[in-house]
RNA sequence: AGAGUUUGAUCCUGGCUCAGAGCGAACGUUAGCGGCGCGCUUAACACAUGCAAGUCGCACGAGAAAGGGAGCAAUCCUGAGUAAAGUGGCGUACGGGUGAGUAACACGUGGAUAUCUACCUCCUGGUGGGGAAUAACCUGGGGAAACCUGGGCUAAUACCGCAUGCAUCAUUUGAUUAUUAAAUCUACGGAGGUAAAGGAUGGGCAUGCGUCUGAUUAGUUAGUUGGCGGGGUAACGGCCCACCAAGACGAUGAUCAGUAGGGGAACUGAGAGGUUGAUCCCCCACACUGGCACUGAGAUACGGGCCAGACUCCUACGGGAGGCAGCAGUAGGGAAUAUUGGUCAAUGGAUGGAAGUCUGAACCAGCCAUGCCGCGUGCAGGAAGAAGGCCUUCUGGGUUGUAAACUGCUUUUGCCAGGGGAUAAAAUGACCUUGCGAGGUUAAUUGAAGGUACCUGGUGAAUAAGCCACGGCUAACUACGUGCCAGCAGCCGCGGUAAUACGUAGGUGGCAAGCGUUGUCCGGAUUUAUUGGGUUUAAAGGGUGCGUAGGCGGCUUAUUAAGUCAGUGGUGAAAUACUCUAGCUCAACUAGAGGGGUGCCAUUGAUACUGAUGAGCUUUAGUACAGAUGAGGUAGGCGGAAUUGACGGUGUAGCGGUGAAAUGCUUAGAUAUCGUCAAGAACACCUAUAGCGAAGGCAGCUUACUAGGCUGUAACUGACGCUGAGGCACGAAAGUGUGGGGAUCAAACAGGAUUAGAUACCCUGGUAGUCCACACUGUAAACGUUGAUUACUCGCUGUGUGCGAUAUACAGUACGCGGCCAAGCGAAAGCGAUAAGUAAUCCACCUGGGGAGUACGCCGGCAACGGUGAAACUCAAAGGAAUUGACGGGGGUCCGCACAAGCGGUGGAGCAUGUGGUUUAAUUCGAUGAUACGCGAGGAACCUUACCUGGGCUAGAAUGCCCUUGAUGGAUCCAGAGAUGGAUUGUUCCGCAAGGACAAGGAGCAAGGUGCUGCAUGGCUGUCGUCAGCUCGUGCCGUGAGGUGUUGGGUUAAGUCCCGCAACGAGCGCAACCCCUAUUUUUAGUUGCCAACAGGUUAAGCUGGGGACUCUAAAAAGACUGCCCGCGCAAGCGGAGAGGAAGGAGGGGACGACGUCAAGUCAUCAUGGCCCUUACGCCCAGGGCUACACACGUGCUACAAUGGCGUAUACAGAGUGUUGCAAACCAGCGAUGGUAAGCCAAUCACAAAAAGUACGUCUCAGUUCGGAUUGCAGGCUGCAACUCGCCUGCAUGAAGUUGGAAUCGCUAGUAAUCGCGCAUCAGCAAUGGCGCGGUGAAUACGUUCCCGGACCUUGUACACACCGCCCGUCAAGCCAUGAGAGUCGGGAGGACCUGAAGGCAGUUGCUGUAAGGCGCUGUUUAGGGUUAAACCGAUGAUUAGGGCUAAGUCGUAACAAGGUA
Repeated sequence: AGAGUUUGAUCCUGGCUCAGAGCGAACGUUAGCGGCGCGCUUAACACAUGCAAGUCGCACGAGAAAGGGAGCAAUCCUGAGUAAAGUGGCGUACGGGUGAGUAACACGUGGAUAUCUACCUCCUGGUGGGGAAUAACCUGGGGAAACCUGGGCUAAUACCGCAUGCAUCAUUUGAUUAUUAAAUCUACGGAGGUAAAGGAUGGGCAUGCGUCUGAUUAGUUAGUUGGCGGGGUAACGGCCCACCAAGACGAUGAUCAGUAGGGGAACUGAGAGGUUGAUCCCCCACACUGGCACUGAGAUACGGGCCAGACUCCUACGGGAGGCAGCAGUAGGGAAUAUUGGUCAAUGGAUGGAAGUCUGAACCAGCCAUGCCGCGUGCAGGAAGAAGGCCUUCUGGGUUGUAAACUGCUUUUGCCAGGGGAUAAAAUGACCUUGCGAGGUUAAUUGAAGGUACCUGGUGAAUAAGCCACGGCUAACUACGUGCCAGCAGCCGCGGUAAUACGUAGGUGGCAAGCGUUGUCCGGAUUUAUUGGGUUUAAAGGGUGCGUAGGCGGCUUAUUAAGUCAGUGGUGAAAUACUCUAGCUCAACUAGAGGGGUGCCAUUGAUACUGAUGAGCUUUAGUACAGAUGAGGUAGGCGGAAUUGACGGUGUAGCGGUGAAAUGCUUAGAUAUCGUCAAGAACACCUAUAGCGAAGGCAGCUUACUAGGCUGUAACUGACGCUGAGGCACGAAAGUGUGGGGAUCAAACAGGAUUAGAUACCCUGGUAGUCCACACUGUAAACGUUGAUUACUCGCUGUGUGCGAUAUACAGUACGCGGCCAAGCGAAAGCGAUAAGUAAUCCACCUGGGGAGUACGCCGGCAACGGUGAAACUCAAAGGAAUUGACGGGGGUCCGCACAAGCGGUGGAGCAUGUGGUUUAAUUCGAUGAUACGCGAGGAACCUUACCUGGGCUAGAAUGCCCUUGAUGGAUCCAGAGAUGGAUUGUUCCGCAAGGACAAGGAGCAAGGUGCUGCAUGGCUGUCGUCAGCUCGUGCCGUGAGGUGUUGGGUUAAGUCCCGCAACGAGCGCAACCCCUAUUUUUAGUUGCCAACAGGUUAAGCUGGGGACUCUAAAAAGACUGCCCGCGCAAGCGGAGAGGAAGGAGGGGACGACGUCAAGUCAUCAUGGCCCUUACGCCCAGGGCUACACACGUGCUACAAUGGCGUAUACAGAGUGUUGCAAACCAGCGAUGGUAAGCCAAUCACAAAAAGUACGUCUCAGUUCGGAUUGCAGGCUGCAACUCGCCUGCAUGAAGUUGGAAUCGCUAGUAAUCGCGCAUCAGCAAUGGCGCGGUGAAUACGUUCCCGGACCUUGUACACACCGCCCGUCAAGCCAUGAGAGUCGGGAGGACCUGAAGGCAGUUGCUGUAAGGCGCUGUUUAGGGUUAAACCGAUGAUUAGGGCUAAGUCGUAACAAGGUA
């Protein structure tokens, strides 16, 4: 000191969370020792038992007993003037506990006084003389007890007079009046008592300042505020009383409600602050609850009293007793807090002359890791880097790890034994000295802790390590298990089969006798901001003005000294904290010293600033005069256009309305048009980023009244100012009340449409309302989302009204309204003299999102509603600005058989083929929008084959290595469906050898799997798309994500090229390089060719020859907008241009950027992981993949005359062929068969090309179209055509007459049409696929629309990216809250009744020698009762909304123009 978390990424705002420190803690787990602290935070709940306050015989009277001794005994002596009890004195008001109450002079601090103060101290005086009682005791009585009571005797330092004396008051200056003291004891030294004056100590009372929250508590108060006079008190005082006056307190927060003991201090923090008030110290309050006084120096008294109440106990039922918030302890409560311990040795207290006694104060010990501090659990060496564990790429390596073993050393602590001081060189006593403090001498004694601390010796590594974490924050990683399960989690988030996040293990990190968790407080949080924040858009400027209190305030001068500043003095307790030093071995702990203590008070001084008072000034502000100005306001009058209606005329069939319609109006005459009349409302053009107004707002013309700002002059006043909590006024629209008015428009409502629905959008109507007057309401996106005022700070430009000036010129000037910008500011967008800049003053407001501007309460309102304004609960975000994409039923530009223009199809039929579905023992598997479906498959009868049924094998069907043996192989027979098994036959490889080939058997290492995961992968492939894009380096811009380059202007098929430009270059793509094809040349001519020459045939390049031509196949040439014209800066475009075989990429192919779809494929292959191993492997037979109600895709053949059939006849290219192609001939109608030449092919063969052409026939029909289906007879392949092949012949002759919605292909040698070949292959289900050539069109105006794509731009709440996001009702579960007939409870107060003890007042009764007492009366009062309201809390059938909850229902409101902004 920061970090994580909103986003695809970014910056900001903003909350949540974490790392730190602390604790009187608790819980989990673990635990060796010591020192020093701490220890009921809850029930101020109830308490058994013991102890916690007594002491004095030197105040007084009285006075035992047990025991001992003597004695026969009575009795005496002793115990003993002792114990116990009583009168009396002092103490019990201290010490100790607790924090309930208390928001207060309770506490803190400062000064002050009208006062008291026992014991202590000092000073002064006096201490004389009397009296009457009473307890104890004795004796009666009552009672269960507690205890009460009659009579009698007696003492005092107990009590009462008198004298003296002091003091107080009044009148008056000198005495009088009234009231009023004392106590004795003595050892003679003294002790004690009394009065007065001081001191000290401790109180009392009043007071300045400080001291929690709530205004959803705004008014409170009758002894209340003051006065006069009394009473009372130690003392002032309404403290109390009589009378008089009507005050007193309060927005600077009274009253009321809630909470709370206050302080020194403690924790935290850089500090300022925030939180706390345990232990220790000071003060206060309380003592079962409430009240009351007595005694006393002091109490309204914790271990005293009286009364009342609740509770507990005793009881003979009549009455009594009690108070642990003292120390221990018990029960209870609670997450939770100790021993019914020792001693008065020390310190302190009470008492006493003293010895002494008492002391749960205190000092000690016990329990508890509850905290702080210290120590230890060993140290050194030791590599075969042991074993074991874990991991691994596995004959190995890594790690645990110098760790262990082993060797040497040490001995804190523990255990055993021995020694062992201080706390007391005391105090007290006795004696002596001394004026007093004090000092001296002397005898003896006293330790709870404790035989403890500490020291020494012995022993022996011996007695001693855990807890948490390891995804990021945050130091520390692997394996296995699990499989959105179990679980984790402080936040973000992990877990759905390869989890560093769960559980376990190994390893590692952190801390350590502890460690972690929970709770709480401060910090981080500048997240309440004084230090130190904000308000255009993130939360936040009041709708606007006037103005009260308050706050702030121009220039000069004088006085003052309140604020302010400085000096000095007092105070600010100790402890704590800080610094230094010292004592326990260190430390914690403790002691000493020092400094500080921001505060308060007093006093002295200073006078700049602020304040106060006085005097002046003019620039703030205002006034006056002059001028111009405007939809400023109020009231009245007038005007035209339009609309609607009425009447009349003309006129006839529609009008109106919409996307299209309908409702509606109209032959009873509409709409249209003309004329007249009426009504109400609004004022076109002018009219604008113009004007005015505080805002709301203001618009025809005119009149009256009225307000404002501006400019100029500088005449007047002389700070008169600014802001403004409350307050008052104004305040759009809608709405409300009363009364008018009512043309238009138009909520509600009705109808018509639209639609799945349409309570909407559209249409036809239509009432409130819209208008006026008066009165309410008081809110708006009342917005510039920007409060008011003042000052200062570069420029450019437009405009309104003035001034200057002759002027529309102008450099000017004032006030407004706008645009662009410098600096600066800002998260950015942006603002920028009209600030969101720089400063100042005042006001208002904000503090995460939701709940909620809601509930309750109060105020306002006729109501509607407005103002004020929460909480529970819930989420980790919500949000602002900008960026890159994607998307839009946004825009612009452009392209593509995308549409359009055409040609031909599909969709209907039959068949073929693939798929879905169904079926099945199995119908193996995969592919599924485009981008699956004649796809993997370029050949399923067996095989293939992966599927099913059945039969078999188990190191296995194949391969490598090793060992043994042997040839292997062939043939025949038997069983069997076969695999297989058995039998027979006959043979014995090569090599000189070693050895090798092959086969069988055997063991092992490696098997095998078309089993799963294409969402673990490689490779390959599809698609966007042959679309023109995708990026990088450096530079520059931006806080940044990013941008620029790549955009712009042109151009292109193209990010193709040119120009421009903060860019300059480059890469992958495009193009080119490659192949085929179109032309020519050269070379070369066999198997190809044949023009000329020759031969030759029925014919034929058949032959000799030839290279001219075709062709073959190699090398070249050729095309580049090169030339011309036009346009253009250029690139380039245009031209029926020239030339050329070909012209602007000549045509075609191969070639596929960065990437997208978790696209496809684990069944081509490869491969991680998982799974099977007498089976999920392997072999075999048969079956299946060919099923069939049906649905879809792709095709073939057709429906016919541009045709079918018959006969004749012409012209290709590219391929293939020895397990082959097969000429020719023969047989057969034919498939085909037989014989057989040639050919390993430019030589031979397949091979006939077909459409075409010529002739003939058919004549529009289910046909001479069409050929399905079926029957019969055959052929071929093959071990085998039943399931399940193809072909031929004869016969049969189905549907179908051009195909609904919809949909596909194609732009030229293309579509269409016609045949030919090849691969696979024994054969073939091929109508498929891949090639080849023949014939050979039509159309394209064009880019509005559909689809896809590219670029630029715009909006966005999308980023899994529109197949996105997202809203509300309803239904379900859970949660908290409001209302609610009421019900229950609580505290505080009022009124009335009653009223104990006690106080006060009175008193004629009784009593006492007296003082007085008793009784009675009045008054006051705790408590009790009754009662009416207010407040708070709980609960309540029912009810209301809210929040939360992977996959419910209905719609689609918002985000794009979100489809009605």
The prediction has a mean pLDDT of 82. The RNA shown here (small-subunit ribosomal RNA) has 1461 nucleotides and comes from a metagenome. Rfam family: Bacterial small subunit ribosomal RNA. Rfam links the family to the GO terms structural constituent of ribosome and ribosome.